[in-house]
RNA sequence: GUGUCAUCCGCGCCGAAUCCGGUUGAGUUGACCGGGGCGGAGGACCCGAAUCUUUGGGGCGAAUCCCGGCUGCAGCCGGGUAGGGCAACCUUCCAGCCCGAGUCCGUCAGCUAACCCCGUAGGCGCUGCGGAAGGAGAGC
Repeated sequence: GUGUCAUCCGCGCCGAAUCCGGUUGAGUUGACCGGGGCGGAGGACCCGAAUCUUUGGGGCGAAUCCCGGCUGCAGCCGGGUAGGGCAACCUUCCAGCCCGAGUCCGUCAGCUAACCCCGUAGGCGCUGCGGAAGGAGAGC
């Protein structure tokens, strides 16, 4: 000097998943409790549905649906697709690159005011240096 790995700090991405306070311990990190914010479920009249209930049904989520192959099932592989994502202030358009999973409830749930119950995880990247329009902000 270069490469790789680990830890810490910082910056950023997906996601609702963040901020504040208190207790204990050990000064911080940890654990527990509470609150703000954000997110989700249940739940009337009215409306909807009014024909479905093992061919079960339903929720979270962008993650649905179709075709083909292995092989007839489970499963695996491939090609598409509804839909979704991609820091350099924000939004939109074009281009490019990706995702298009998983999981929960347990026979049960349309909407839904009051009411009521939950969640607040996890996983990644580290420089980018594509173009355009509009806006915001800062500076002079």